This is a predicted structure of a 93-nucleotide RNA (c-di-GMP-I riboswitch aptamer) from a Syntrophomonadaceae bacterium.

[in-house]
């Protein structure tokens, strides 16, 4: 010095929940909050999960280029579920 690693100190992030904004929803953002986190920093590449506006198919309705419902679907999300990628503070054992 680097990798692994994780004692200490400094600093950092921020789950649930609450409020507001936004979005069709999942979710996101801001403030409060603090369960936790050494990558809980970045990024949807892989598998996975969530959602289904739009679309497709089907069903129903005496009219329908419509309405309602069901199934499927990501071009929407989740990095604080996993793998892989990139970056990274401190330095005891």
């Nucleotide at each position: 010095u680097a990798a692994c690693c994780g004692a200490a100190a400094a600093g950092g992030c921020a789950a649930a929940c609450c409020u507001g904004u936004u979005g069709a929803a999942a979710g996101a953002c801001a403030g409060g909050g603090g369960c936790g986190c050494a990558a809980a920093g970045c990024g949807a590449a892989g598998a996975g999960u969530c959602u289904a506006a739009g679309g497709u198919u089907c069903u129903u309705u005496a009219u329908a280029c419509a309405a309602a419902g069901a199934a499927c679907u990501a071009u929407g999300a989740c990095a604080g579920g996993c793998u892989g990628g990139c970056u990274u503070c401190c330095g005891a054992a």